[in-house]
Context: one part of a larger RNA
RNA sequence: CUGGGCGUAAAGCGCGCGUAGGCGGUUUGCUAAGCCAGAUGUGAAAGCCCCGGGCUCAACCUGGGAACUGCAUUUGGAACUGGCAGGCUAGAGUACGGUAGAGGGUGGUAGAAUUUCCUGUGUAGCGGUGAAAUGCGUAGAUAUAGGAAGGAAUACCAGUGGCGAAGGCGGCCACCUGGACUGAUACUGACGCUGAGGUGCGAAAGCGUGGGGAGCAAACAGGAUUAGAUACCCUGGUAGUCCACGCCGUAAACGAUGUCAACUAGGUGCAGGGGGUGUUGAUCCCCUCUGUGUCGCAGCUAACGCAUUAAGUUGACCGCCUGGGGAGUACGGUCGCAAGAUUAAAACUC
Repeated sequence: CUGGGCGUAAAGCGCGCGUAGGCGGUUUGCUAAGCCAGAUGUGAAAGCCCCGGGCUCAACCUGGGAACUGCAUUUGGAACUGGCAGGCUAGAGUACGGUAGAGGGUGGUAGAAUUUCCUGUGUAGCGGUGAAAUGCGUAGAUAUAGGAAGGAAUACCAGUGGCGAAGGCGGCCACCUGGACUGAUACUGACGCUGAGGUGCGAAAGCGUGGGGAGCAAACAGGAUUAGAUACCCUGGUAGUCCACGCCGUAAACGAUGUCAACUAGGUGCAGGGGGUGUUGAUCCCCUCUGUGUCGCAGCUAACGCAUUAAGUUGACCGCCUGGGGAGUACGGUCGCAAGAUUAAAACUC
């Protein structure tokens, strides 16, 4: 170099954008780099292989041939790949009309509830548990009524519903803003796919600076339980959770399933559009595009299962795997304030 693989056995980068590179629709002409055929030269000898010969045979020696799959030059070919030039519209995109949505950002605002504070009523308990105790309460608690403050989250609607590339997104209103779907025409004319490096986004926890702090709650304290109880249960409670800016860059970041495209029975549900002289009034029914579920044929699979949202049949490109432990560790590099992240072995051992 080659092989076989990657849902669960080892293996899909957490997710985008995109550079180089790889790959690329349809048609005409030219070209002749790749490609194909012929010729010439060369491809030392020995060796290998084939047919002979010589040592009694063999090893060995020796003659001839083939081969040396290569390289160069030259002649010809033009289907395919490439190149150049010109077209096309089925890929991709733009314009126009409409639609749905917790998509993102900023500002404002509403009600319920918890907590605290103030005032009134009121009196001996409250709270908590398996049972208790710590705790709170005659300095008037719990309960109840009125008022005030403050922070966080938005019951019902709510749905294997919707949106987003992923992480993720949920009260209401306004502003700014991204994407998708659908319809009919017009336009551009392959502008495309993938993507090593690179770059951006990226839950929670954590870190820095400054705010904020109602509830919850690592750590911590106390009460129980227990042989013990550095736990599970209870009473408290600080970081944190919230906001702004800046880091971190990881997750069972999961569909444990990379992206794009084509093809391959159906049934049924949900969501968003469009169409129908089928009814023609709604509703219903039928057709169609997009998304999201479920069941199921062929096929695939070790099985489980997957099955037009493929794990089926194919193509393009990238990533990754190669027995278990040692180890996602050491060392070195890069990044980070740190925590650490990333890249990533070996000895040894079974």
Small-subunit ribosomal RNA, central domain from an uncultured prokaryote, 350 nucleotides, folded computationally. The full RNA is in RNAcentral, with records from ENA. Its mean pLDDT, the model's own confidence on a scale to 100, is 88. Rfam family: Bacterial small subunit ribosomal RNA.